The RNA shown here (small-subunit ribosomal RNA) has 1481 nucleotides and comes from a metagenome.

[in-house]
RNA sequence: GCUGACGGCGUGCCUAACACAUGCAAGUCGAACGAGAAAACCUCCUUCGGGGGGUAAGUAAAGUGGCGCACGGGUGAGUAACGCGUAGGUAAUCUGCCCCCGAACUCGGGAUAACCUUUCGAAAGAAGGGCUAAUACCGAAUGAGACCACGAGACAGAUCGGUUUCGAGGUUAAAGAUGCCGCAAGGUGUCGAUUGAGGAUGAGCUUGCGUGCUAUUAGCUUGUUGGUAGGGUAACGGCCUACCAAGGCUCAGAUGGCUAGCUGAUCUUAGAGGAUAAUCAGCCACACUGGAACUGAGACACGGUCCAGACUCCUACGGGAGGCAGCAGUGGGGAAUUUUGCGCAAUGGGGGAAACCCUGACGCAGCAACGCCGCGUGAGUGAUGAAGGCCUUCGGGUCGUAAAGCUCUGUCAGGUGGGACGAAAACCUCUAGGUAAAUAGCCUAGAGGGCUGACGGUACCGCCAGAGGAAGCACCGGCUAACUCUGUGCCAGCAGCCGCGGUAAGACAGAGGGUGCAAGCGUUGUUCGGAAUUACUGGGCGUAAAGCGCAUGUAGGCGGUGUGGUAUGUCAGAUGUGGAAUCCCUUGGCUCAACCAAGGAAGUGCAUUUGAAACUGCCAUGCUAGAGUACAAGAGAGGAAGGUGGAAUUCCCAGUGUAGAGGUGAAAUUCGUAGAUAUUGGGAGGAACACCGGUGGCGAAGGCGGCCUUCUGGCUUGUCACUGACGCUGAGAUGCGAAAGCGUGGGGAGCAAACAGGAUUAGAUACCCUGGUAGUCCACGCUGUAAACGAUGAAUACUUGAUGUAGGGGGAGUUAACCCCUCCUGUGUCGAAGCUAACGCGUUAAGUAUUCCGCCUGGGAAGUACGGUCGCAAGAUUAAAACUCAGAGGAAUUGACGGGGACCCGCACAAGCGGUGGAGCAUGUGGUUCAAUUCGAUCCACGCGAAGAACCUUAUCCUGAGUUUGACAUCCUCGGUACGUCCCGUAAAUGGGAUGGUGCCCGCAAGGGAACCGAGAGACAGGUGCUGCAUGGCUGUCGUCAGCUCGUGUCGUGAGAUGUUGGGUUAAGUCCCGUAACGAGCGCAACCCCUAUCUCCUAUUGCCAUCAUUAAGUUGGGAACUUUGGAGAGACUGCCAGUGUUAAACUGGAGGAAGGUGGGGAUGACGUCAAGUCCUCAUGGCCCUUAUGCUCAGGGCUACACACGUGCCACAAUGGACCAUACAAAGGGAGGCCAAACCGUGAGGUGGAGCCAAUCCCAAAAGGUGGUCCUCAGUUCGGAUUGGAGUCUGCAACUCGACUCCAUGAAGUUGGAAUCGCUAGUAAUCGCAGAUCAGCAUGCUGCGGUGAAUACGUUCUCGGGUCUUGUACACACCGCCCGUCACACCACGAAAGUUGGUUGGACCAGAAGACGCUGUGCUAACCCUCGGGAGGUAGGUGUCUAAGGUCUGAUCGGUGAUUGGGGUGAAGUCGUAACAAGGUA
Repeated sequence: GCUGACGGCGUGCCUAACACAUGCAAGUCGAACGAGAAAACCUCCUUCGGGGGGUAAGUAAAGUGGCGCACGGGUGAGUAACGCGUAGGUAAUCUGCCCCCGAACUCGGGAUAACCUUUCGAAAGAAGGGCUAAUACCGAAUGAGACCACGAGACAGAUCGGUUUCGAGGUUAAAGAUGCCGCAAGGUGUCGAUUGAGGAUGAGCUUGCGUGCUAUUAGCUUGUUGGUAGGGUAACGGCCUACCAAGGCUCAGAUGGCUAGCUGAUCUUAGAGGAUAAUCAGCCACACUGGAACUGAGACACGGUCCAGACUCCUACGGGAGGCAGCAGUGGGGAAUUUUGCGCAAUGGGGGAAACCCUGACGCAGCAACGCCGCGUGAGUGAUGAAGGCCUUCGGGUCGUAAAGCUCUGUCAGGUGGGACGAAAACCUCUAGGUAAAUAGCCUAGAGGGCUGACGGUACCGCCAGAGGAAGCACCGGCUAACUCUGUGCCAGCAGCCGCGGUAAGACAGAGGGUGCAAGCGUUGUUCGGAAUUACUGGGCGUAAAGCGCAUGUAGGCGGUGUGGUAUGUCAGAUGUGGAAUCCCUUGGCUCAACCAAGGAAGUGCAUUUGAAACUGCCAUGCUAGAGUACAAGAGAGGAAGGUGGAAUUCCCAGUGUAGAGGUGAAAUUCGUAGAUAUUGGGAGGAACACCGGUGGCGAAGGCGGCCUUCUGGCUUGUCACUGACGCUGAGAUGCGAAAGCGUGGGGAGCAAACAGGAUUAGAUACCCUGGUAGUCCACGCUGUAAACGAUGAAUACUUGAUGUAGGGGGAGUUAACCCCUCCUGUGUCGAAGCUAACGCGUUAAGUAUUCCGCCUGGGAAGUACGGUCGCAAGAUUAAAACUCAGAGGAAUUGACGGGGACCCGCACAAGCGGUGGAGCAUGUGGUUCAAUUCGAUCCACGCGAAGAACCUUAUCCUGAGUUUGACAUCCUCGGUACGUCCCGUAAAUGGGAUGGUGCCCGCAAGGGAACCGAGAGACAGGUGCUGCAUGGCUGUCGUCAGCUCGUGUCGUGAGAUGUUGGGUUAAGUCCCGUAACGAGCGCAACCCCUAUCUCCUAUUGCCAUCAUUAAGUUGGGAACUUUGGAGAGACUGCCAGUGUUAAACUGGAGGAAGGUGGGGAUGACGUCAAGUCCUCAUGGCCCUUAUGCUCAGGGCUACACACGUGCCACAAUGGACCAUACAAAGGGAGGCCAAACCGUGAGGUGGAGCCAAUCCCAAAAGGUGGUCCUCAGUUCGGAUUGGAGUCUGCAACUCGACUCCAUGAAGUUGGAAUCGCUAGUAAUCGCAGAUCAGCAUGCUGCGGUGAAUACGUUCUCGGGUCUUGUACACACCGCCCGUCACACCACGAAAGUUGGUUGGACCAGAAGACGCUGUGCUAACCCUCGGGAGGUAGGUGUCUAAGGUCUGAUCGGUGAUUGGGGUGAAGUCGUAACAAGGUA
């Protein structure tokens, strides 16, 4: 939030310890005491106004006195404390009422309230006078005992004032009330009072241990610490005072700050822990805020007093009253928490002798689903699987036996009747016992009696009726159980995390269905868990966060070995305690359960005590293996100081010498004719020490390098003489500590921040160059940081090895040296086991263990702010938070990428040939234009879809005209055959009219069937409308590149790897060899087609060698050749040689028509590009339905400043024009190809032979060859453009066809940057044919003719393949990503100030109160010699002191113009710093 049947048991202001109206929450006792009404009723009197008496009544109300009010109830503000918990102590204490045991209870006195009266006051109240009582108050007696001081003794204990005996001295008591017996005296009870001893209970004080955070709080303290004396208290004590001493606490955390009541317990957890402190229970503290005492057994007192303060109320303005953190309740605050209820019946408490009274404690009820528990909302049967909803592949499925219907039951609720337990006492009576003289009274026990219920006519029980009155909420993408439709369209919204939503959403919203829980269900918040992400149990620190830069060493922690002792820790037993409740177990009571009760267990703790003695500690005494010393040797850039040497750079001087030098990718700045650079000689000065030189040495680290001297630290080896655990680590602390930097003074050759200039560049505050100052060097100080790194703290021990190297020793050997074996100490590499997330580490551990220290706990903010410390400064050190993100990070894997590497290939470059880009035209595209110029296509579009837009095509592309079951399909009804012809109108579609016509099949007929046309109704048709990012199919590209995978095995924690890498070789992942791989699949190759050679067969329309024949293979004939088209052969590195690994293979050769894939084609792996196509087709969804469908006319797709692509023709003489002439292949032809012949200059026309085609036709091949002209020109080149005249196709050539003829004769003289194709029958060049097609080709697809040049080679460009490397990329470099600036928002810091809280110090002032002093005023009890005194007291005064005030600090907040950085944000600006060698690592 939504919903809500019932009952039981619980719980209910977490916030404002904020303020409170009203009522109630503490009274009671007449058996302590004195006094004592009224109303009303009865009665008498009456002047009728009233008065008296009685009852009411010894009642009410009030007072004196006693007890209670310190309990019970509330709250958690304060408190970090002996406050609480636990265990002790009290020989340092008190304790009313209660219990037990003793003793004693005698004699007196004076007041006072109430009451009466006077006065003051608004009130609250106060004052004066008078009377009176007591269990109120006072005096005296007695004193067992108690107390005080003393003497003598005993016991126990150990600081005292403990217990106890005796002696003597001092001090100190009391109250009565009420029963019974009795004439009385008196007796006897009960209650009360007094004094002791003891008990019980309660309380005070005190001690050990335990009990939050913070060091960005490190020093605190003057009554402070102790002593002496005094005071005070029930009691110890600086609790208080005076004096004396100078102590006390603290890194084992004092002091300060912040927070907080503590506990039993509660929640959670496997446990250890963590969190909490509601209800119930124990303790503490508080009672409007602060202070104070009084009374009392007990208080410094919730419902008491006084004072101060704030607030509220009353007021006559003079004064007064009040304190809900008691129960209800109100306002307020808040997300939020109840009735101004009933009753004392029970339990408990106070008073009382008791009856009884009081009791918001308590018992109950009410409200609230706030929690736990129980129960119901029905059960059985019921398939036409109803209707309806939803879904659907339209068949059906599902809600669903669910409903209806039939048969039952009766919980709860409703009605009605009955009806509890909780109640037993007290009380009265009787009996017995005790007390007593007693049968009385009292006490005890028993019996009997009647009385008492708020809850409540409730629980419970019976009966009545009847399925009737009783189900919701959340969720359904994964985690997480549960799925579809519709709507929406990154919108609205969802979301705990991941993430959904951009037109097919299981995630949004609704619906149907489902799942889960159920009188509740969700949400939110909080705590623990999971989280071994604080790790005691139980984590880490080479690279993920994390080893201090290194050492010395204090405290601390830890520590070799033998013996003896002790008993601290440790272990075992016993005792006490660990409250009750709770948890657990076993029973029992409510019908069950929740709940409640009884018993048990547990309570891991603490204390006391007894014991054990291994280990730890301690004490004592030994040992030598750790550690140290001594002696003998040894190596070394270990450190400090002084001296000294040569090479080189620079500068200066002099000589020689001449024009450049220097520098760079290339240059320039610069130097140089005033003589540079170069070279020779001499000199000056500073700094650094080549070779040796070495993962060589030394040092704790930083670091240390010429040579010599002096001083000095450490290390190693050997001897095993000495000491005897002297050791390890190390918080703080102290010292050392590269470079840069700072201070003072020197020095300054070279180098070189800053700076200047020159280059580079879009810019270049850089990289490069020329200069150049601090600095680098020395001395003395400071700084204290580094990727101070082995990114690896120190120490010790243990755990297979191999191989270098440095120092020393031993053995063997030797002239000596080397080699060899071996021990110790360093320093490297590789590696067993083991460890590790992996990489890797591996006796120099990151292995196995121990000890000690340091450090870490998601990224950013941030090693920053604030504060502190240090520093001359720069800065260092210590070190957060707000806010923000869901990842940051490590190692490895696969890819991709690299201005990384290696190898290889391709017309990729190179070598060549020819083009494009320039001109004109053709064609396509962009752009522009237009009513419209339909649409798609970006390396992979652009002579592409389109194998052919005049209409048609063609498209809702435009204008206009029409049509609505439609141009097309199926179904139904009616009519008609269909169909043809003619007339009118119209731009046509179409509309109107006339007329001919009775069809086909079956059937004897009636009739039936099929096709077609018209009309009608609706289901439906239709869409080149959208989405190629919903799809199928097809296609392009990488790419005809050599790759892409799988099974099993093996390796790896895993992703994955291996295979597929390697050595060769190939066109090829082709093959061979090797190999933890062995095999296999898709690709490659081959198989297929064409072509090149041959054989056989076939011979017509093709062919013609031989024989005839003709104009002609024309005809006869031939089957040889060519050819046709069938079948075969052939080529396989097969053969030879060489090379190679004896391989694969390569090179060369032979033969052959062809040779190493012979040439060409088809064939395109896994995949990539959300590549292309919804306009070929198919198709989901959406959209249109008198329109986005359909029909028609006309127009447009053909526009034209321009830009691009693809082509054609040219620019000419290797040519153009004309004449002559030879040789192809492959195709096509019936609405067709069209011959001959004739006409026309020609396109073409006429004509009609032949051909359904190896027969006829298209058909002329062209280049070429031979000949003639042109002679280098804008031409006899070139042909655009334009004018005129025509031809053909077609309904129709205006927009807008092709062709022909005549005339015209533009640009163009070989084309910038750039760029394309091609490696052989190829390029180049020449023509022919075909598809589409009425007509239209410079395009496309094919065909043949002629027919080259070049390839050294793989450095470079582009693309690709394999291996390897780096990576912060994975949407994969068109990647990622950094910083300033600009804008918006957010939190934070600083800041002149300003404003609050808390708190310290000094001072002023000082209420009430307590204490002290005083007390000449006042004064009942006692004393008195009656004068007074003792004692008391008002008042005064001093000390202490709350609130308050002034001054001055500290600290924590709020706010603050402005300012600083930080974070976040979809697209901003500038660059490109990092990631690849990131283009300067």
The sequence is in RNAcentral, with records from SILVA. Model confidence (mean pLDDT): 83 of 100. Its Rfam family is "Bacterial small subunit ribosomal RNA".